This is a predicted structure of a 72-nucleotide RNA (transfer RNA) from Armatimonadetes bacterium RBG_19FT_COMBO_69_19. Its mean pLDDT, the model's own confidence on a scale to 100, is 83. Its Rfam family is "tRNA". The family's RNA type in Rfam is transfer RNA. Gene Ontology term of the family: triplet codon-amino acid adaptor activity. The source organism's lineage runs through Bacteria, Bacillati and Armatimonadota.
RNA sequence: GGGCCCGUAGCUCAAGGGUAGAGCAGCACCCUCAUAAGGUGUUGGUUCCUGGUUCGAGCCCAGGCGGGCCCA
Repeated sequence: GGGCCCGUAGCUCAAGGGUAGAGCAGCACCCUCAUAAGGUGUUGGUUCCUGGUUCGAGCCCAGGCGGGCCCA
């Protein structure tokens, strides 16, 4: 330098054009002498950036940025 894949909550990941979600973690409460485990509830988002298409974009298109793998 080229090709492919990936980037969404603190972490791991869904959502394949029509209200952004789950598990774990966190927080509050229940339970317990206490802790862990367990139960109930709950907070948490610039969907990497900038443009474009569209009535509508996490999703489609273009260019960047970052990471991984392969080739040179």